[in-house]
């Protein structure tokens, strides 16, 4: 330099192709409760996310356009 691919709670992941039923799935951290003589396990409750700007649209994690970050190929 040129291709492809990906970015979603403190981690890790489903949702994206075919926009809405999503103030967003599920696990695992974490904070409480109940249970136990305590402790682990079990249940119940809470917590907290769509990389950043624009755009299209009644409505974008989802399509566009640019921009960062990473992988991976090619040169």
């Nucleotide at each position: 330099g040129g291709g492809g691919c990906c970015g979603u709670g403190g981690g890790g992941u489903a949702g994206c192709u075919u926009g809405g039923c999503c103030c967003a799935u599920c696990c695992u951290g974490c904070g409480g409760g109940c249970u136990u003589u305590g402790g682990g396990a079990g249940c119940c409750c809470g917590u907290g996310a769509c990389c950043c700007g624009g755009g299209u649209u009644c409505a974008a994690a989802u399509c566009c356009c640019g921009g960062c970050g990473g992988c991976c190929c090619c040169a």

A computed fold for a 75-nucleotide RNA from Thermococcus sp., annotated as transfer RNA. The coordinates come from a structure-prediction model, not an experiment, and the mean pLDDT is 82.